[in-house]
RNA sequence: GGAGGCUUAGCUCAGCUGGUUAGAGUGCCUGCUUCACACGCAGGAGGUCGGCGGUUCGAGCCCGCCAGUCUCCA
Numbered sequence: 001g002g003a004g005g006c007u008u009a010g011c012u013c014a015g016c017u018g019g020u021u022a023g024a025g026u027g028c029c030u031g032c033u034u035c036a037c038a039c040g041c042a043g044g045a046g047g048u049c050g051g052c053g054g055u056u057c058g059a060g061c062c063c064g065c066c067a068g069u070c071u072c073c074a
Stems, first nucleotide, its partner, number of pairs: 001073007010026004019057001028044005050066005
C1' cells in the first nucleotide's frame, strides 16, 4: 500500500432481507432470607446502537466517508 471481518448496557454477546417498547447472560443497587456471609428469590438503575453525513414516511439494520480493532496479501 491492497482486501476482508468486527464496533449495540461496566463485561460477553443477540437483534432473522427497515416498522414495535432496543434485549439476554453476567456484574451493579435495594429488599427478602441468615446470628452473619455466600447461595437462592423478588424488584430496580444503567444505552444519543463508534463518529459524521446520505437514502427513506420510517434506519441498530441500507449507502458513503472517517476512527478504532483483528485477520489475510504484498
Molecule: transfer RNA
Organism: uncultured Clostridia bacterium